The prediction has a mean pLDDT of 85. This is a predicted structure of a 1468-nucleotide RNA (small-subunit ribosomal RNA) from a metagenome. The RNAcentral record of the sequence draws on SILVA.

C1' cells in the first nucleotide's frame, strides 16, 4: 500500500431504501409521562347540572349506586435502563441431588357449621405542613376457633396433627376457594474443565480443615453454635495488590491466531451511597419500607419531602451522539368472567451522509479543430467533440387526479358440528359467512403535465504511488507518513492550467488486525549481528534401551446426547433490483455417555544384556592436600681488598657515594620464586596446576574375563568449587609495587620515562562471588569422506633381539571433501544430518541504571524496569583514502656542492591604511614584475563637474539631402546657433529607379567592463610527461566485485620476457613531427675564398673545393664481441663511430581531482536597469604612504673599480622605419642625409676576456640613493605623472638572524646583444650567444609520486572521525526534612434501623375454664443480650500528588579546555 469503526474534524451535499445514534461524569436534575387493574370479593358513596315541589330554609327524582377514596385479591420480584462493582462457580460448557415453584395444565378428595373485629363513615382534638392521636358504627373471597381427612406431615407398636370462601346466574351451569399427587414452567443449590497481566506480591489460614452434637434453612453444607482433633491451600503460582461485566458473536487474517464484547440475544451484577429486614410463590425489592451519611428543595424553624443507569428533555464534562412527537391499529404484556383500562415495552414519523445499498446530475450527432484560458523551440500544441449548433429520451424533484396491503382476534348478527339437557330454549368448545376497528398517511404505488430544464465535489500530481507544466518565493513563506523539499532557473512551498484517483461524498485524525516467519504450534534463533548460566554436584520435573503377557490413561474407531435463537456459510422465497427481510439445510473442529480396536505411550507383572556400574591386573599424568628438605639468583649485615664515582636515559637530573659508595672477596641472616628439561606436551568439571622427597587421596585410560539388570540423560529451585583484584583477624616481609614524593618531558603533564616507597603480593583462618571466568561455541547420545602430525595403552606379521610395517581404543593438533553458513569460516574435537533435556535473545540509547526485595563488615553482588530520545546502531565482505604499518623503487626530494633570497637602497607587485576615487580581477603549493606584450590625455572599466536621450554602434519604416568642405559666436570641452562652397556610382523606355553616405521622425529596439565562474560553453592552472586508466568475452563470487592489471624478472615507462582462468582490445608511453649534432647529393645570390688575377676592403673577375644557406637523404638499431641472466627480457664492460644504450632539447599532458581561474578577451541562459547601471566632454585618479609582505636590480669590494689599447657572435628588427657618413653640442641629441622594402644598406662599437698604468681595505678612485641647477627627446599636454643627458651632492650598506629558493652539464653562474609591446616610458618578459664549473658516498631522514601488502570506528575520504568535564536553555525522572489525598490492616471505644433469643412487672377481642369476680392461653408495647452499618481512637501496610534542595540521563548550526578511542591513533 488493505479491511473495519456507535467515530470525530474539514471542504462540499439532489433523491430514496434499510439499519444506527452520550465510547465522557454509575455527574446533578425543572416539567411531563413510564403499573395498574377488579363493583361478578366488601362497606361507603358525592357534586356540578337538569326537573318537580316549596312555609323561601329547603325538600323530592333523575345524575348514580356514577365519580371517589377506603377494606380485599391479583400485579407492582415482569418489561425497561446502566455496566459501577466483581478474577468469582460470575460467565461458557458439560454434568449432579439434598429442594421449591404463583398463576396454566391434569388427578383425587372436599367446600359443614360458628365467632370476634376493624378500614372507610361520623364527632372531637393536635399540627404550617407531612401527618396524626382519641371516642363511636360497620361488611367481606379480610381475620379466628369447631367438625371432618382417600391421599398429607410427625412418629414408627401404638399414636398423634392439620382445610376451605364465596360470587354471578337465564338456576342449565360459570369462575372461585381447600387438600393431594403429577406435568410443564421458572429458580436455588453443587461438581469438573474453560476463562487477563505482573514474582520488583511467597508464603496463606483459626471457623480456618475434619469430626460429633444441637440449631438453622425450601433444600446439602463451619451456612451457626459448643466440643473434640491439628488440620487446609501454594512454585501446576496460594495470598495480597492491578485492571476488568461475561458469553453467542464482531472486526482482521490463508489459517493459526491477535483484537473487541456498541446495536440484537443469553446469564450476571447494580438502582444517590452503606447497612437492614418486612410482605411475598419469587425481593433482601429502579418508580416499596426502616435507619445511618451526603447532596437539592419546602418550612410558621418545631419539622418535614426526594431519588431519570425508564421514555423525552436540561444544565454539566467533551472532539462528539437526536423529538419535552402520535397510537395503543399491530405485536407482546397486568388484571378483569367479559366489555375495557392501563402499557414511553412497542409500532410508527421527526432530527443525523454516521454506515451500508439503490438511483440521478442526460443520451446521439457536432473540426472553421471557435472564441477564451494556458503553454511555446513562436512554427505550434493542449482544454477539445469538450462547447455552441441539431435530433432525441423523460429516471429523480415540481404540479394535478387516483391510491392500496398492513385486518385477524374481541364483540355483535346469522348459519353448522360438539358437550349437558327431556329441549329445536340456553350455555360450553369448535368452524364458515357478515358487519365494526389503521397512529403511520392520502403513506407506498400508478397516471397525466411541461421541462435538458433544478441537482459536482473532494483529496492528489519527487520515489514509495495512478498523474507535469508555467508563474511566484528564495533556507523566507511554508510542507512532510518515511526518505526528505526550500539558500535565484522548486514537477516536493502558494497560485494558474492540465492530469490521475474516488464520487453525494472525498480527505485528515483517532484505533484495531492485517503485511509482521518483528514472540516463530503451524513458524525464528544464540562462534563474530542481541543471545550459552564461570564449573560442577543434585531435587522436582521432562525424556528414556531389548522381549513377553495383561490392562486400557493418553490414541483410533462408531453410537447417542448436548452444541439457545439469531449471526457465518449453502439453496429456495418477498419488497421493481440491491442493502434487508424471511423459510429450509449445513456446520459448529467441543463437553458428556456409551461401544469396540490394542500397534505405540502410560500403568502392573515377568524376563534380557548391548545403556551404565561393580570387581581383577597394569602403565602414564605440573591432578589435590599435608610434612620435610634444595641449590641458583636478588637484598641486607659484619669483615676484607680499593677509589671516586656509582646509577639512569632519547638526553639529563632526583637519588647513592670520601661518614669510602659502585666493583671484588669471605662469612651470616631473610623471604619469595623454581632457569635448564619444556613441546599447539600432560592433568583437572572450571578456575587452574611446573625444584626435590615422603604420606594422605581424587578421576581418566587400556586388556581380559566375571557380576548386578535400565540402576540412564538432563536438570527449574537447592548446594558446592571458583583467577586477579578487594575486606577481616594474627604472622611474615627479600624483591615487585597501586597510593605518594622527588626528577624529567610538556605550552600544561595530577601521564607515558627514571630514583625512592608505606598497602597488597607471601602463611593461617574466615568473608567475598565477580573476570574477554573466551573455544566470545550448554550437556548427553547416534549417525556422516580422508590425509598428516603427537601423548598414553594395546594386538599382529616377520625377527635371537630392537627398530621400522601394520592395526584397535582414548585425548589432543593442524589440512581438507560433502554438507552447512550473510560472509568470514566451521567440517568424526562440526557451526554437519538427527533426538533429549536445561538456560538466554527480540533495534540503538536511557542501563545492568533507579526504586523494592535477598545476600555481604564495607567495597558491592545478584534479581531488575520506566519516562524521555533517535532512525539508526551492528556483523561480515568490498572498492577507495589514510596511517607518526611493512616491503620494492622514482624524483635536484635529501644527501654533496655552486650561487642566491631573508639585513640595506631603489624598482615592481599586494596587503592594509587613505580618499571624492585611489576602478575591477587573481590568495597555500597552482594569487603577489599576475590579466598588464608597456595608466600623462587616449586606454579607462573608477570620482567630480558639464551635456545627451531611438542614443557612440546594428536592423527595418518615413521626410529631407549627394557625399563633404570651409568659416563666425558661445564654451573648458563636447556641444549648441549661424554663414558659405559643392554635386559623384550604376541601369533607365529618359520619367525615374538602385546601392551607397549624410540628416530629421516615430516605435520596435540598440546599449551595459551591471550580478550570478556555484546555470553554462570554450579556454587555462595543478596533480604530472607521474604511468597509469579502462573495456569486450570468459570464469569466480548470492552480492558489491575480483581476474585480466596480480606473481618471478627488467625497465625512464602496464617497457618488455617468463609465469598465470584467463584471452583480446582501447586511451596514454615509446616511435611518428620540428630544432640541434655528423656526413652524402642537390643548388651557388646578397653568403664563401683553396689554388689563380686584382684591391685598402671578397673591392672586382673567376670558383663549388671549403665555411655557410635550405631542401632531399643518410647515420644509432644493444646491430657486433665478452661475461652475468631462465637458451628470455635485459643489464655491464668493449670495439667501431660525429654521436651508444631515450644521443641533447623542443612540442605533444590519458581517465580524472580541485563546484580551482576567467560573464573585464571571446559566446551564452537567467536576473537586474532603459531621460540611465547607457552614451558624449573636461579636470582628477589607477603614481597616495605611519607600515607588513613577495619578485627583482645595484651593491657592500682587489677574482675588484677606474683608465687607455686591443680581439671574437648568436638571434633578431627596419618605409608612418632602420639610418651610415658629415657637421655642432662636454652629452642626451640636432642639422643635413647616401644607402635599404635588406643573407646586398643600416640598428651595429659585442661586454665580459686579453694587455698596460693607477687605486691598496678605507664607508674608500667601493657603492650609488636622495637632492639642487641647467639640458636633450617624444607629444596638443611632461605640474600631479615620463625617459634620458650634463654639473655638483654623495644616503644606506662592509656579505645579512629564524627561516628559505634554483641548479646534475654547455647545466649552475657571469658577460654582453636582439625583439614584442611602444609617440615617448623596462631593473620586467620572451629570444640570442660568449666565458664556463663543483659535487653526487648514497637513499637512514624531510617532500612529493608509483606498485604490492596490512589495520581502519575515514568515504566531504586524517584539514577525517570523535570522548569527557564545564558554561546557558529545555524535558522527563530518582533522593529529599517533609507536606497532603486514597485505600487497606489490626486493637480497642462506641453503636441506628432490624433479626434472633430471652424477660415480658403494663396492655390484651375471637381459644378454654370460671364461682362470672377472674383465671390460663395468646399476642403487642416495653426492657435486655449477641450481631451489625456509618462514626472515633491509637498504629501499621500500599499507592498518588507536592516539596527547599540535590544526583545524574536525554536534548540542543556554528561556546570553553584538552585530545581519551579509531592506524602501532603516536604509551597496542
Nucleotide at each position: 500500500a488493505g479491511a473495519a469503526u456507535g467515530a470525530a474534524c474539514g471542504c462540499u451535499g439532489g433523491c430514496g431504501g434499510c439499519a444506527u445514534g452520550c465510547c465522557u461524569a454509575a455527574c446533578a436534575c425543572a416539567u411531563g409521562c413510564a403499573a395498574g387493574u377488579c363493583g361478578a370479593a366488601c362497606g361507603c358513596g358525592a357534586a356540578a347540572u337538569c326537573a318537580c315541589c316549596u312555609u323561601c330554609g329547603g325538600g323530592u327524582g333523575a345524575g348514580a349506586g356514577u365519580a371517589g377514596a377506603g377494606u380485599g385479591g391479583c400485579g407492582g420480584a415482569c418489561g425497561g435502563g446502566u455496566g459501577a462493582g466483581u478474577a468469582a462457580c460470575g460467565c461458557g460448557u458439560g454434568g449432579g441431588a439434598a429442594u421449591c415453584u404463583a398463576c396454566c395444565u391434569a388427578u383425587u378428595a372436599g367446600u359443614g357449621g360458628g365467632g370476634g373485629a376493624u378500614a372507610a363513615c361520623u364527632c372531637g382534638g393536635g399540627g404550617a405542613a407531612a401527618c396524626u392521636c382519641g371516642a363511636g358504627c360497620u361488611a367481606a373471597u379480610a381475620c379466628c376457633g369447631c367438625a371432618u381427612a382417600c391421599g398429607c406431615c410427625c412418629u414408627a407398636u401404638g399414636g398423634g396433627g392439620g382445610a376451605a370462601a364465596g360470587g354471578c346466574u337465564u338456576c342449565g351451569g360459570c369462575c372461585g376457594c381447600u387438600a393431594u399427587u403429577g406435568g410443564a414452567u421458572g429458580a436455588g443449590c453443587c461438581c469438573g474443565c474453560g476463562u487477563c497481566a505482573g514474582a520488583u506480591u511467597a508464603g496463606c489460614u483459626c471457623g480456618u480443615u475434619g469430626g460429633u452434637a444441637g440449631g438453622g434453612u425450601a433444600a446439602a453444607a463451619g451456612c451457626c453454635u459448643a466440643c473434640c482433633a491439628a488440620g487446609g491451600c501454594g512454585a501446576c503460582g496460594a495470598u495480597g495488590g492491578u485492571u476488568a461485566g461475561c458469553u453467542g458473536g464482531u472486526c482482521u487474517g490463508a489459517g493459526a491466531g491477535g483484537a473487541u464484547g456498541a446495536u440484537c440475544a443469553g446469564c450476571c451484577a447494580c438502582a444517590c451511597u452503606g447497612g437492614a429486614a418486612c410482605u411475598g410463590a419469587c425481593a433482601c425489592a429502579c418508580g416499596g419500607u426502616c435507619c445511618a451519611g451526603a447532596c437539592u428543595c419546602c418550612u410558621a424553624c418545631g419539622g418535614g419531602a426526594g431519588g431519570c443507569a425508564g421514555c423525552a428533555g436540561u444544565g454539566a464534562g467533551g472532539a462528539a451522539u437526536u423529538u419535552u412527537g402520535c397510537g395503543c391499529a399491530a405485536u407482546g404484556g397486568g388484571g378483569g368472567a367479559a366489555a375495557c383500562c392501563c402499557u414511553g415495552a412497542c409500532g410508527c414519523a421527526g432530527c443525523a451522509a454516521c454506515g451500508c445499498c439503490g438511483c440521478g446530475u442526460g443520451a446521439g450527432u457536432g473540426a472553421u479543430g471557435a472564441a477564451g484560458g494556458c503553454u511555446u523551440u513562436c512554427g505550434g500544441g493542449u482544454c477539445g467533440u469538450a462547447a455552441a449548433g441539431c435530433u432525441c429520451u423523460g429516471u429523480c424533484a415540481a404540479g394535478u387526479g387516483g391510491g392500496a396491503a398492513g385486518a385477524a382476534c374481541c364483540c355483535g348478527c346469522c348459519c353448522c358440528g360438539u358437550a349437558c339437557a327431556a329441549a329445536u330454549a340456553g350455555u360450553u368448545c369448535g368452524g364458515g359467512g357478515c358487519g365494526c376497528u389503521g397512529a403511520c398517511g392520502g403513506u407506498a404505488c400508478c397516471a397525466c403535465u411541461g421541462a435538458a430544464g433544478g441537482a459536482a465535489g473532494c483529496a492528489c500530481c519527487g520515489g514509495c504511488u495512478a498523474a507535469c507544466u508555467c508563474c511566484g518565493u528564495g533556507c523566507c513563506a511554508g510542507c512532510a507518513g518515511c526518505c526528505g523539499c526550500g539558500g535565484u532557473a522548486a514537477u516536493a512551498c502558494g497560485g494558474g492550467g492540465g492530469g490521475u484517483g474516488c464520487a453525494a461524498g472525498c480527505g485528515u485524525u483517532a484505533u484495531u488486525c492485517g503485511g509482521a516467519u518483528u514472540c516463530a504450534u503451524u513458524g525464528g534463533g544464540c562462534g563474530u549481528a542481541a543471545a550459552g548460566a564461570g564449573c560442577g554436584c543434585g531435587u522436582a520435573g521432562g525424556c528414556g534401551g531389548u522381549c513377553u503377557u495383561u490392562u486400557a490413561u493418553g490414541u483410533c474407531a462408531g453410537g447417542u446426547g448436548u452444541g439457545a435463537a439469531a449471526g457465518c456459510c449453502c439453496g429456495g422465497g418477498g419488497c421493481u433490483u440491491a442493502a434487508c427481510c424471511u423459510c429450509g439445510g449445513a456446520a459448529g473442529u467441543g463437553c458428556a455417555c456409551u461401544u469396540g480396536a490394542a500397534a505405540c505411550u502410560g500403568a502392573a507383572a515377568g524376563a534380557c544384556u548391548u545403556g551404565a556400574g561393580u570387581a581383577u591386573g597394569g602403565g602414564a599424568g605440573a591432578g589435590g592436600g599435608a610434612a620435610g628438605u634444595g641449590g641458583a639468583a636478588u637484598u641486607c649485615c659484619u669483615g676484607g681488598u680499593g677509589u671516586a664515582g656509582c646509577g639512569g636515559u632519547g638526553a639529563a637530573a632526583u637519588g647513592c657515594g670520601u661518614a669510602g659508595a659502585u666493583a671484588u672477596c669471605a662469612g651470616g641472616a631473610g623471604g619469595a620464586a623454581c632457569a635448564c628439561g619444556g613441546g599447539u606436551g600432560g592433568c583437572g568439571a572450571a578456575g587452574g596446576c611446573g625444584a626435590c622427597u615422603u604420606c594422605c587421596u581424587g578421576g581418566a585410560c587400556c586388556a581380559a574375563u566375571a557380576c548386578u539388570g535400565a540402576c540412564g540423560c538432563u536438570g527449574a529451585g537447592g548446594c558446592g568449587c571458583g583467577a586477579a583484584g578487594g575486606c577481616g583477624u594474627g604472622g611474615g616481609g627479600a624483591g615487585c609495587a597501586a597510593a605518594c614524593a622527588g626528577g624529567a618531558u610538556u605550552a600544561g603533564a595530577u601521564a607515558c620515562c627514571c630514583u625512592g616507597g608505606a598497602a597488597g603480593u607471601c602463611c593461617a583462618c574466615g568473608c567475598a562471588g565477580u573476570a574477554a571466568a573466551c573455544g566470545u561455541u550448554g550437556a548427553a547420545c547416534a549417525c556422516u569422506a580422508g590425509g598428516u602430525g603427537u601423548a598414553g595403552c594395546g594386538g599382529g606379521u616377520a625377527u635371537u633381539g630392537a627398530c621400522c610395517c601394520c592395526u584397535g581404543c582414548u585425548g589432543u593438533g593442524c589440512c581438507g571433501c560433502a554438507g552447512u553458513u550473510a560472509a568470514c569460516g566451521c567440517a568424526u574435537u562440526a557451526a554437519g544430518u538427527g533426538u533429549u533435556c536445561c538456560g538466554c535473545c527480540u533495534g540503538g540509547g536511557g542501563a545492568g541504571u533507579a526504586c523494592g526485595g535477598c545476600c555481604g563488615c564495607a567495597a558491592g553482588g545478584u534479581u531488575a524496569a520506566a519516562a524521555c530520545u533517535c532512525a539508526a546502531a551492528g556483523g561480515a565482505a568490498u572498492u577507495g583514502a589514510c596511517g607518526g604499518g611493512g616491503g620494492c623503487c622514482c624524483g635536484c626530494a635529501c644527501a654533496a656542492g655552486c650561487g642566491g633570497u631573508g639585513g640595506a637602497g631603489c624598482a615592481u607587485g599586494u596587503g592594509g591604511u587613505u580618499u571624492a576615487a585611489u576602478u575591477c580581477g587573481a590568495c597555500g603549493c597552482a594569487a603577489c614584475g599576475c590579466g598588464a606584450a608597456g595608466a600623462a590625455c587616449c586606454u579607462u572599466a573608477c570620482c567630480u563637474g558639464g551635456g545627451u536621450u531611438u542614443g557612440a554602434c546594428a536592423u527595418c519604416c518615413c521626410g529631407g539631402g549627394a557625399a563633404u568642405c570651409u568659416c563666425u559666436a558661445u564654451g573648458a570641452a563636447a556641444a549648441u546657433a549661424g554663414a558659405g562652397a559643392g554635386u559623384g556610382c550604376c541601369c533607365u523606355u529618359c520619367g525615374g529607379g538602385g546601392a551607397g553616405c549624410c540628416u530629421g521622425g516615430a516605435g520596435a529596439c540598440a546599449g551595459g567592463u551591471g550580478c550570478u565562474g556555484c546555470a553554462u560553453g570554450g579556454c587555462u592552472g595543478u596533480c604530472g610527461u607521474c604511468a597509469g586508466c579502462u573495456c569486450g568475452u570468459g570464469u569466480c563470487g548470492u552480492g558489491a566485485g575480483a581476474u585480466g592489471u596480480u606473481g618471478g624478472g627488467u625497465u625512464a615507462a602496464g617497457u618488455c620476457c617468463c609465469g598465470c582462468a584467463a584471452c583480446g582490445a582501447g586511451c596514454g608511453c615509446a616511435a611518428c613531427c620540428c630544432c640541434u649534432a655528423u656526413c652524402u647529393u642537390u643548388a651557388g645570390u646578397u653568403g664563401c675564398c683553396a689554388g689563380c688575377a686584382u684591391u685598402a676592403a671578397g673591392u672586382u673577375g673567376g670558383g663549388g673545393a671549403c665555411u655557410c644557406u635550405a631542401a632531399a637523404g643518410a647515420u644509432a638499431c644493444u646491430g657486433c664481441c665478452c661475461c652475468g641472466g631462465u637458451u628470455a627480457a635485459c643489464g655491464g664492460g668493449g670495439a667501431g663511430g660525429a654521436a651508444g644504450g631515450u644521443g641533447g632539447g623542443g612540442a605533444u599532458g590519458a581517465c580524472g581531482u580541485c563546484a580551482a581561474g576567467u560573464c573585464c578577451u571571446c559566446a551564452u541562459g537567467g536576473c537586474c536597469u532603459u531621460u540611465a547601471u547607457g552614451c558624449c566632454c573636461a579636470g582628477g585618479g589607477c603614481u597616495a604612504c605611519a607600515c607588513a609582505c613577495g619578485u627583482g636590480c645595484u651593491a657592500c669590494a682587489a677574482u675588484g673599480g677606474g683608465u687607455a689599447g686591443u680581439a671574437c657572435a648568436a638571434a633578431g628588427g627596419g618605409u608612418u622605419g632602420c639610418a651610415a657618413c658629415a657637421c655642432u653640442g662636454u652629452g642626451a641629441a640636432g642639422u643635413g642625409g647616401a644607402g635599404c622594402u635588406a643573407a646586398u644598406c643600416c640598428c651595429g662599437c659585442a661586454a665580459a676576456g686579453c694587455u698596460g698604468c693607477c687605486c691598496u681595505u678605507a664607508g674608500u678612485u667601493c657603492g650609488g640613493a636622495u637632492u639642487g641647477g641647467a639640458g636633450u627627446c617624444u607629444g596638443c599636454a611632461a605640474c600631479u605623472c615620463g625617459a634620458c643627458u650634463c654639473c655638483a651632492u654623495g644616503a644606506a650598506g662592509c656579505u645579512g638572524g629564524a627561516a628559505u629558493c634554483g641548479c646534475u652539464a654547455g647545466u649552475a653562474a657571469u658577460c654582453a646583444u636582439g625583439g614584442a609591446u611602444c609617440a615617448g616610458c623596462a631593473c620586467g618578459c620572451c629570444a640570442u650567444g660568449g666565458u664556463g664549473a663543483a659535487c653526487a658516498c648514497g637513499u637512514u631522514c624531510c617532500c612529493g609520486g608509483g606498485c604490492c601488502u596490512u589495520g581502519u570506528a575515514c568515504a566531504c575520504a586524517c584539514c577525517g572521525c570523535c570522548c569527557g568535564u564545564c558554561c546557558c536553555a529545555c524535558c522527563a525522572u530518582g533522593a529529599g526534612a517533609g507536606u497532603u489525598g486514597g485505600u487497606u490492616g489490626u486493637a480497642c471505644c462506641a453503636g441506628a434501623a432490624g433479626u434472633u433469643g430471652u424477660c415480658g412487672g403494663g396492655c390484651u377481642a375471637a381459644c378454654c375454664c370460671u364461682u362470672c369476680g377472674g383465671g390460663g392461653a395468646u399476642g403487642c408495647a416495653g426492657g435486655c443480650a449477641c450481631c451489625u452499618a456509618a462514626g472515633g481512637u491509637a498504629u501499621g501496610g500500599c499507592u498518588g500528588a507536592u516539596g527547599a534542595u540535590u544526583g545524574g540521563g536525554g536534548u540542543g548550526a556554528a561556546g570553553u579546555c584538552g585530545u581519551a578511542a579509531c592506524a602501532a591513533g603516536g604509551u597496542a